[in-house]
RNA sequence: GUUGUAUUUCGGGGUCGGUGUAAUUCCGAACCGGCAGUUAAAGUCUGCGACCCAACCAAAGCCAUUGGUUGGUGGAUUGGGUGAAAUUCCUAAACCGACGGUUAAAGUCCGGAUGAGAGAGAUUCAAC
Numbered sequence: 001g002u003u004g005u006a007u008u009u010c011g012g013g014g015u016c017g018g019u020g021u022a023a024u025u026c027c028g029a030a031c032c033g034g035c036a037g038u039u040a041a042a043g044u045c046u047g048c049g050a051c052c053c054a055a056c057c058a059a060a061g062c063c064a065u066u067g068g069u070u071g072g073u074g075g076a077u078u079g080g081g082u083g084a085a086a087u088u089c090c091u092a093a094a095c096c097g098a099c100g101g102u103u104a105a106a107g108u109c110c111g112g113a114u115g116a117g118a119g120a121g122a123u124u125c126a127a128c
Base pairs, nucleotide, nucleotide: 001128002127003126004125006123007122008121009120010119015029016028017027018026030108031107032097033096034048035047036046037045043095044094052072053071054070055069056068057067058066059065077093078092079091080090081089099111100110101109
């Protein structure tokens, strides 16, 4: 250094005003952007995770419920410039954002969530 094993740490951001009986939900103007990959750096390219649905299995079994595996679903960008190379940089104008709740309709408030997770580190042991 590589591979495997075990332990452990980290792992999501974002508002003001106006109207109104009532809105951080409408109107106006703002703000935010998980993870891996990509000869050049990504919310909008490729893939993944979360949320949601179905089937099967297991545990429990009073009512319930929880976990695992597989499958399904899963939003959105163009023009110009530079360059060997960029839907990733610069410039300009756009677009997207689950579910439930809320006296008024939510990417930004509350909630599941002090959760989970794609992954990223550190350490231990062993082999090469």

A computed fold for a 128-nucleotide RNA from Bifidobacterium breve, annotated as FMN riboswitch aptamer (RFN element).
It matches the Rfam family "FMN riboswitch aptamer (RFN element)". Rfam describes the family as follows. The RFN element is a highly conserved domain that is found frequently in the 5'-untranslated regions of prokaryotic mRNAs that encode for flavin mononucleotide (FMN) biosynthesis and transport proteins. Gene Ontology term of the family: FMN binding.
NCBI's taxonomy places the organism under Bacteria, Bacillati, Actinomycetota, Actinomycetes, Bifidobacterium.